[in-house]
Molecule: small-subunit ribosomal RNA
Organism: uncultured organism
RNA sequence: UUGAUCCUGGCUCACAGUGAACGCUAGCGGCGUGGUUAAGACAUGCAAGUCGAACGAUGAAGCCCAGCUUGCUGGGCGGAUUAGUGGCAUACGGGUGCGUAACACGUGAGCAACCUGCCUUGAAGUGGGGAAUAGCCCGGGGAAACCCGGAUUAAUACCGCAUGUGGUCUCUUUUCGCAUGAAAAGACGACUAAAGUUUGUAAUGACUCUUCAAGAGGGGCUCGCGGCCUAUCAGCUUGUUGGUGAGGUAAAGGCUCACCAAGGCAAAGACGGGUAGCUGGUCUGAGAGGAUGAUCAGCCACACUGGAACUGAGAUACGGUCCAGACACCUACGGGUGGCAGCAGUUUCGAAUCAUUCACAAUGGGGGAAACCCUGAUGGUGCAACGCCGCGUGGAGGAUGACGGCCUUCGGGUUGUAAACUCCUGUCACCAAGGAACAAACGGCAGGUUCAUAGCCUGUCCUGAGUUAACUUGGAGAGGAAGAGGUGGCUAACUCCGUGCCAGCAGCCGCGGUAAUACGGAGACCUCGAGCGUUACUCGGAUUCACUGGGCGUAAAGAGUAUGUAGGCUGUUUGGUAUGUCAGGUGUGAAAGCCCGAAGCUCAACUUCGGAAUUGCGCCUGAAACUACCGGACUUGAGGCCUGGAGAGGGGAGUGGAAUUCCUGGUGUAGCGGUGAAAUGCGUAGAUAUCAGGAGGAACACCAAUGGCGAAGGCAGCUCCCUGGACAGGUUCUGACGCUGAGAUACGAAAGCGUGGGUAGCGAAAGGGAUUAGAUACCCCUGUAGUCCACGCCGUAAACGUUGUACACUAGGUUUCGGAGGGCCUACCCCUUCGGAGCUCAAGCUAACGCGAUAAGUGUACCGCCUGAGGACUACGGCCGCAAGGCUAAAACUCAAAGGAAUUGACGGGGGCCCGCACAAGCGGUGGAGCAUGUGGUUUAAUUCGACGCAACGCGAAGAACCUUACCUGGGCUUGACAUCCCGGGAAUUUCCCGGAAACAGGAAAGUGCCCUCCAGGGAGCCUGGUGACGGGUGCUGCAUGGCUGUCGUCAGCUCGUGUCGUGAGAUGUUGGGUUAAGUCCCGCAACGAGCGCAACCCUUAUCUUCAGUUACCAGCAUUUCGGGUGGGGACUCUGAAGAUACUGCCCCGGUCAACGGGGAGGAAGGUGGGGAUGACGUCAAGUCCUCAUGGCCUUUAUGCCCAGGGCUACACACGUGCUACAAUGGACGGUACAAAGGGUCGCUACCUCGCGAGAGCCAGCCAAUCCCAAAAAGCCGUCCUCAGUUCGGAUCGGAGUCUGCAACUCGACUCCGUGAAGUCGGAAUCGCUAGUAAUCGCGGAUCAGCAUGCCGCGGUGAUACGUUCCCGGGCAUUGUACACACCGCCCGUCACACCAUGAGAGUUGGUUGUACCCGAAGUUGCCGGGCUAACCCGUAAGGGGGGCAGGUACAUAAGGUAUGGCCGAUGAUUGGGG
Repeated sequence: UUGAUCCUGGCUCACAGUGAACGCUAGCGGCGUGGUUAAGACAUGCAAGUCGAACGAUGAAGCCCAGCUUGCUGGGCGGAUUAGUGGCAUACGGGUGCGUAACACGUGAGCAACCUGCCUUGAAGUGGGGAAUAGCCCGGGGAAACCCGGAUUAAUACCGCAUGUGGUCUCUUUUCGCAUGAAAAGACGACUAAAGUUUGUAAUGACUCUUCAAGAGGGGCUCGCGGCCUAUCAGCUUGUUGGUGAGGUAAAGGCUCACCAAGGCAAAGACGGGUAGCUGGUCUGAGAGGAUGAUCAGCCACACUGGAACUGAGAUACGGUCCAGACACCUACGGGUGGCAGCAGUUUCGAAUCAUUCACAAUGGGGGAAACCCUGAUGGUGCAACGCCGCGUGGAGGAUGACGGCCUUCGGGUUGUAAACUCCUGUCACCAAGGAACAAACGGCAGGUUCAUAGCCUGUCCUGAGUUAACUUGGAGAGGAAGAGGUGGCUAACUCCGUGCCAGCAGCCGCGGUAAUACGGAGACCUCGAGCGUUACUCGGAUUCACUGGGCGUAAAGAGUAUGUAGGCUGUUUGGUAUGUCAGGUGUGAAAGCCCGAAGCUCAACUUCGGAAUUGCGCCUGAAACUACCGGACUUGAGGCCUGGAGAGGGGAGUGGAAUUCCUGGUGUAGCGGUGAAAUGCGUAGAUAUCAGGAGGAACACCAAUGGCGAAGGCAGCUCCCUGGACAGGUUCUGACGCUGAGAUACGAAAGCGUGGGUAGCGAAAGGGAUUAGAUACCCCUGUAGUCCACGCCGUAAACGUUGUACACUAGGUUUCGGAGGGCCUACCCCUUCGGAGCUCAAGCUAACGCGAUAAGUGUACCGCCUGAGGACUACGGCCGCAAGGCUAAAACUCAAAGGAAUUGACGGGGGCCCGCACAAGCGGUGGAGCAUGUGGUUUAAUUCGACGCAACGCGAAGAACCUUACCUGGGCUUGACAUCCCGGGAAUUUCCCGGAAACAGGAAAGUGCCCUCCAGGGAGCCUGGUGACGGGUGCUGCAUGGCUGUCGUCAGCUCGUGUCGUGAGAUGUUGGGUUAAGUCCCGCAACGAGCGCAACCCUUAUCUUCAGUUACCAGCAUUUCGGGUGGGGACUCUGAAGAUACUGCCCCGGUCAACGGGGAGGAAGGUGGGGAUGACGUCAAGUCCUCAUGGCCUUUAUGCCCAGGGCUACACACGUGCUACAAUGGACGGUACAAAGGGUCGCUACCUCGCGAGAGCCAGCCAAUCCCAAAAAGCCGUCCUCAGUUCGGAUCGGAGUCUGCAACUCGACUCCGUGAAGUCGGAAUCGCUAGUAAUCGCGGAUCAGCAUGCCGCGGUGAUACGUUCCCGGGCAUUGUACACACCGCCCGUCACACCAUGAGAGUUGGUUGUACCCGAAGUUGCCGGGCUAACCCGUAAGGGGGGCAGGUACAUAAGGUAUGGCCGAUGAUUGGGG
């Protein structure tokens, strides 16, 4: 995620953080931080020098002397300056993180295998000689860099000799050590050092030098342990592993070499690939962890790339050397020069990171005796809100709650004490003045102490980059100083306007389609505040990799099954050891940081001090329960032995009957077969059927089961042979021998593959026939592989109990299979017990469903597996396979879900029960005709608008000629036709004239009322003029609404309270058994009650009673003009008021002694008597803004108002609803009978007269049981018509009229005369109706001046239903569901078009790495060294020796080259699937 629920599970957010960047904004200060990218390239300047007290040389200022042309020369002193020789430093400090998965780092050890300049301490010494060389000078080459030759010179430079405290080598002894060995003592001998300088008159001293011993600090080497990813990297290794010997090094060592041996590493991950400096720490977190390794600190590595050595105490050397390479620069083209990953800075890259600053004053470093010099280390300043911390932008009072803004229900609310205003304050910034600390040492001077001019102490003097600072005082003035994000939920904060699925927002869910708290703006509010947001990244939340702390029956997840290796785990008891474990002590765990407590900056950040912590590692001592190890014992785990029975357990051989098919023969004749129905097929050449015989293959009916066996797959006729396992009983033996099991091995259904057989039946493929829109299917007829056997592969299944194996424990009941024991009259049955197989359940578990001793309960041990969905049981790679394919197994990309269980509905061409004019049975219609009416469409200036399946269409409209009227055309009005308020005038009103179609405009005349009154006037009502607030709108939105209505449906349903059940949605009640028209009633029941519905109460109708009788009635009486007319009557009908009656009350039967049903009696009526009114919770965003009301929007000389005329009545057409017909059950004419319910005073109108008639004239009666409309019609009686487009039918048209009305042209109704259309019962389809109903006949009313075939009523005559299989609709419970907008749902695949990522691909191209070979610089080492050669030796000398140098050569080697592989990328026509 769902309509809702619980669960699983992913995605997202809120927190903290950052070397950040970007957007908007910005007052001050302190402390920090600042190229994360290109270890890209670098202009310029600086970053390592110093010592004249080591040396030769150079020789300025100044001073002195002399000369004289008084400003020059010469001399002396002096020693500034410095190129060179020499010494020390340059191996520190500073930068960066390329490389490195390594003893690189961390931690703890070891070196009996080592080195150590300067420094400290101690011991001893420093004698005497020699030969050169740079510089300088001369000469030469070169563009330059620089180089060459000659002459000459010094030393703390270099070389012999002497001495030997010592040291080294050899040997002996003692002591020590686990050991290779170490230390000390001793002995013969050999070898082995040195340098001076300086203040000073000097001595002495100081510094330096040599040897040795020791220390401190520093370094080197070795080892244990610890910390990344990848097995789609499984084998790696030849100096490799070890030994002997040698070389080499400061030093152990294959470090190197020769020889010998064949080892070494690896599943506890070797080798390979990818990535990465490590740590203290930092961020986060409750912690465990996770991420990270900027600044600070420790270690390592590197210095343009690669290689190499030299010097030195120390380097394989950032600012040294050599070589190779790339790049850049200079060049006279011959040749040279360079290395910012030092500080600044430039350029490039990038989202992005500063000044080419000051000073050595402090701290530290180098040199020096020192002064001092050097120091881009460092200390400061600058830039940047990059971070942390602090301060400010004012304080108090102030209500007509001002103006303005915004909102508004128009009352007000809010901004808001906020402002104004009054009184204050003065931080920071600004101005002025003052003004520390960092400075005290070294050093100079003086003094003290002292042997001392050493050292120490005291006083004094000198030294400040920052600094125009901190801080203090004064001045002025609220004056100069607030923004950013947000306001739908998560998440604190809401309104208005604009927009109208547009523009846009968005972290997730999601907003926006005309009333947006979600967009944009405004106001208000919320949060933080010199900042606030966004983006990126890390941890957290995430118990979402689960050690702490998860799971696997159905959500992802138990391997198909077993055997078993490594590994993990392992029964009872005892002794010992001390591996883990525990305790105490000790060393270490750098500093900084974190934490605690103090202290210093006014506080804080920051800094300083002390403590704690540093969970770790080493060592010492101790404990012995558990674990481990060593030894002894035990029997319950496990196994063995004996006895016994059960079994489709496995393998092999043999054998049996039934059936199918085929063959042969007989009988026999026309069909058989097959299906929903058929056809293909077989059959007269004899089928099917039937009888007999034969052949062959496969499978084993009954028994048979919910049964048995097996590890699983699986196993079934019978017999024999071979063979595995389990079980029971006996309790004799062994003595933990056990459990699990990564890899591994074996088995493993069906299908499939290979070879060879076999083939009856069945039967993929294939063929044919049907079905169908099609039918590559389902059905039928054939039929090949295959199914069967042997041998060999394959290795997968929903291989499922979707439940790994083993052990232990935890209530019962019941069935069954195998065995044993007991009871018993030994059938049977019962009891106990062991092992299997089932059902139902307690506790418990579970999200629920469910599981429940055969656990999914409670525990233990081990293995396997899971971590959102799709992509994907896929690609690539590897392994296996003959192939098919199998095993292992990703990513890009897409989504915010996917999923489990259960709930309520809805749905089902699911099943069950029930109802309804739902079907059926009937009657009459519609659909065909003409006309009426409504609608669509078309037309029109307009044909006003609404209603659209049922549930729009004779509907709104109970009545459009004008009006109505909303529409169109034209003519007019603008506070308006209408309402309220204000001001002026006038009473109102009536009549007349003129223009005009009218509205309207102009003019004239008459005329004054009511109430109060102080008589001026005022008030109410009406008319008129003016002003602006307003008024008006049938304009829009029925999807903003109220109200009303339709519909499901007069269907029997819809709910609630309490209780109970459920984690919950919910359930129960309302279900069940009956019954009913009904959730109607009865019974039962964790429910008990109640409400809205049903029913009843109401109206009407049917019967009776009582009361009342006028206008109604008239039995009896009287009267009569014969009419209840009159008198009268109150009986009857009737009227209208009150009652009665019907309740399954009575009887019989059925039913559960019920509800109720069937029948009957009585009764006017019988089982709700008929009809009406009455419409539950709700559904359809159903209908209506044009009845009315109403929010919002729109309009305001018009979308308002008035008027005339027109339109709503149009007409190729289509549909709905009706009327009239098509005729003889009829039509026409004549005669004649019987209603009910209504209406009537601007009305109904009798009678009479006239008219053929509509009607007219006249006029009684009636405000109605009185009078009128009013004649009822069908019916009945009689006559004519005789089956025809008619004596049916009446449309249409012509003519003449009547009535209403201001007016019948567009556009009324009716009458008369004439005319006489279609139509002869209606295709597909479809509608209504169950009783006084359908059908048929007439009558009345509303609306209305007039206009009905419509609508609403009334009565007259008066028909059929076996039944519930089916169609439609509905109700109840049940079932399935991937539906919930609810089947008009959801949803699958191809194809088409567009896009995205990805696999394959002839290849092409780049990086990295291996192997073989070639070439081979510089340099080290070895060898040669004929050329050259000062020191030493020999020699009188010449010369020789020794040693050295150039040069040559050998091994190995960087870069380079050739060939060929591995791995990783990029790209590629085309192509594959995926989204």